[in-house]
RNA sequence: GGUUACAUAGUGUAGCGGUUAGCACGUCUGCUUUAUAUGCAGAAAGUCCUGGGUUUGCACCCCAGUGGAGCCA
Numbered sequence: 001g002g003u004u005a006c007a008u009a010g011u012g013u014a015g016c017g018g019u020u021a022g023c024a025c026g027u028c029u030g031c032u033u034u035a036u037a038u039g040c041a042g043a044a045a046g047u048c049c050u051g052g053g054u055u056u057g058c059a060c061c062c063c064a065g066u067g068g069a070g071c072c073a
Base pairs, nucleotide, nucleotide: 001072002071003070004069006067007066010025011024012023013022018056027043028042029041030040031039049065050064051063052062053061
């Protein structure tokens, strides 16, 4: 330099263009316990990497950029 796949909650991950973006772990609160752990109930936490475009409507499609990977040279 070329090319491929990726970026979603604190972490990991799912998500045919159409209801309020889901799950697990973690965090917090309550119950349980002498206390902790386990268990049960509930809650908080996402500008879906950024900016444009397409569309009635985009996390999802297109373009550019940023970041970190793989492959080729």